Predicted 3D model of a 71-nucleotide RNA (transfer RNA) from a Candidatus Parvarchaeota archaeon. It matches the Rfam family "tRNA". Its family is annotated with triplet codon-amino acid adaptor activity in the Gene Ontology. Rfam's curators write: Transfer RNA (tRNA) molecules are approximately 80 nucleotides in length. Taxonomically the source falls in Candidatus Parvarchaeota (Archaea, Nanobdellati). The sequence was found in a public genome assembly. Its mean pLDDT, the model's own confidence on a scale to 100, is 83.
RNA sequence: GCGGCCGUAGUCUAGUGGUAGGACACAAGCCCUCCAAGCUUGUGACCCGGGUUCGAGUCCCGGUGGCCGCA
Numbered sequence: 001g002c003g004g005c006c007g008u009a010g011u012c013u014a015g016u017g018g019u020a021g022g023a024c025a026c027a028a029g030c031c032c033u034c035c036a037a038g039c040u041u042g043u044g045a046c047c048c049g050g051g052u053u054c055g056a057g058u059c060c061c062g063g064u065g066g067c068c069g070c071a
Stems, first nucleotide, its partner, number of pairs: 001070007010024004018054001026042005047063005
């Protein structure tokens, strides 16, 4: 330099055009002599810019970061 794949919360991950979901973590409450565990509730996310569309995490273009391969 070229090609492919990937980027969603603090971490891991689901989501093939129509209300962004789950687990861990975090906070509050319950329970308990206390801690842990358990139960209930809650906060928090689509890498950046543009395009298509009534509607984009999803499709297209560019950028950027990571991984793999080729040179």